[in-house]
Annotation
Transfer RNA from Streptococcus sp., 73 nucleotides, folded computationally. Model confidence (mean pLDDT): 81 of 100. The RNAcentral record of the sequence draws on ENA. Its Rfam family is "tRNA". The family's RNA type in Rfam is transfer RNA.

RNA sequence: GCAGGAGUAGCUCAGUUGGUAGAGCACCUGAUUUGUAACCAGGCGGUCGCAGGUUCGAUCCCUGUUUCCUGCA
Numbered sequence: 001g002c003a004g005g006a007g008u009a010g011c012u013c014a015g016u017u018g019g020u021a022g023a024g025c026a027c028c029u030g031a032u033u034u035g036u037a038a039c040c041a042g043g044c045g046g047u048c049g050c051a052g053g054u055u056c057g058a059u060c061c062c063u064g065u066u067u068c069c070u071g072c073a
Base pairs, nucleotide, nucleotide: 001072002071003070004069005068006067007066010025011024012023013022019056027043028042029041030040049065050064051063052062053061
């Protein structure tokens, strides 16, 4: 320098033939217990790396850019 992949909640990850995002763990509250843990119920939490474009509408399509990983030279 070229090519491919990854970036989504505090963490680990789903979700895409475009219709406004979910799970587990963590955290908070309640119930239970003599108390703690475990279990149960509820709740909180994300401008989907960044910028632009297409579209009525973009996590998803297109372009650029940035960080990491892999391969080629």